[in-house]
Context: one part of a larger RNA
Molecule: small-subunit ribosomal RNA, 5' domain
Organism: Pseudomonadota bacterium
RNA sequence: GGAUGAACGCUGGCGGCGUGCCUAACACAUGCAAGUCGAACGGACGCCUUGGGAAACUGAGGCGUUAGUGGCAAACGGGUGAGUAACGCGUGGGUGACCUGCCCCGGAGUGGGGGAUAACGAUCCGAAAGGAUCGCUAAUACCGCAUACGCUCGGCAGUUCGGUCUGUCGAGUAAAGGCGCAAGUCGCUUCGGGAGGGGCCCGCGUCCCAUCAGGUAGUUGGUUGAGGUAAUGGCUCACCAAGCCGAUGACGGGUAGCUGGUCUGAGAGGACGAUCAGCCACAAUGGAACUGAGACACGGUCCAUACUCCUACGGGAGGCAGCAGUGAGGAAUAUUGGGCAAUGGGCGAAAGCCUGACCCAGCGACGCCGCGUGGGCGAAGAAGGCCUUCGGGUCGUAAAGCCCUUUUGGCGGGGACGAGCGAGGACGGUACCCGCCGAAUAAGUCUCGGCUAACUACGUGCCAGCAGCCGCGGUAAAACGUAGGAGGCGAGCGUUAUCC
Repeated sequence: GGAUGAACGCUGGCGGCGUGCCUAACACAUGCAAGUCGAACGGACGCCUUGGGAAACUGAGGCGUUAGUGGCAAACGGGUGAGUAACGCGUGGGUGACCUGCCCCGGAGUGGGGGAUAACGAUCCGAAAGGAUCGCUAAUACCGCAUACGCUCGGCAGUUCGGUCUGUCGAGUAAAGGCGCAAGUCGCUUCGGGAGGGGCCCGCGUCCCAUCAGGUAGUUGGUUGAGGUAAUGGCUCACCAAGCCGAUGACGGGUAGCUGGUCUGAGAGGACGAUCAGCCACAAUGGAACUGAGACACGGUCCAUACUCCUACGGGAGGCAGCAGUGAGGAAUAUUGGGCAAUGGGCGAAAGCCUGACCCAGCGACGCCGCGUGGGCGAAGAAGGCCUUCGGGUCGUAAAGCCCUUUUGGCGGGGACGAGCGAGGACGGUACCCGCCGAAUAAGUCUCGGCUAACUACGUGCCAGCAGCCGCGGUAAAACGUAGGAGGCGAGCGUUAUCC
């Protein structure tokens, strides 16, 4: 000098764009953050139409709402950085060792049956959370049967180093309907291919300590065998062998999420890894599996622990490292805001519903950028301050005064783009445009001994104080304090901390 997610002191007019718990992965009141589909299904309730009836009531149809069964989503999106020195990440490869819902392309099929169970009704238990027994019912829920272009498994033959490919024989294995007058459309089953996504493996790279030097029993290997997985593998187990790693740093300890990048620097390098983007890990702490195409699952389940809450004392409920917000910690970090209008996501045939993702607004000079606080003329120079050799000098064209302008500000009027074929805009009566008013509403802060740009007076008297280094202050202090003046930067200026 540059830089910062900064903080502190003094000061503070406006706008745009960014950015804002770096500390306690501390504890959390309250609200919201993941639902949707009635065109899968049977009910319940309300309304309407219509038939029977004198009415009560009852049959049929339609519309709306919906707890439940069922489907899809909930594994995305959002947060955090605790752990992790690791194939975690980066980069380049491998997979003849693999998976893939929804989507796209192509082939084949969708025949015929069955038994249940929520809801509901009845009885009952419990303070509650919840639950028990009996009875009824539907489905795109569940289960047989048929069929098999195929697919899977096994045998044989060929092919391949190999789990690849081809042929043949045998065994096994599917399906669901909804809407529509219909045409049709949305689905369902199976197989092949694709796209996108993922699992696993490998080469290379990835901080400090040797005052960590030896480490290791599933440890290392097995043409073995078995289990397990989508899949290789000691991943797990039985048996056998005794190996394997290490100064090219094993093992141990400390620290740390990694990267694209960011800051600095002429570069080489050094330091860092906020915001944005990719990957990973985690969800009170520890463990486990279930469901599923996908989880060992932040707002799912179970167990244990700590903590908090409710209780009728028998027993229950909870997890903000989602968005706001509270307490605590701290030098320090925001609103319990608006909207789904846009973009994107989930569900749905659609209308649409949901979406604290997101888009906006609010707060903070926290940062960057832009603008303003007026412009011209105006005295050998007012008043006043300060200094003075008392002559004067200086603040100083500075002020006043005259003329002008109106960014900004106030008032009034108009008023968007963002929205697609049409309607529909949270932001927003905002931006922007026009008119009127009036210099009006707007300047500070640090320094002035040398380094370092800027000097005098008074006060103080090794006191009070200053200070980045050298050093100032003990009676003339340009170094302390105040004043006048000056220098620097300017809606900021200084200080502190950290990096280059």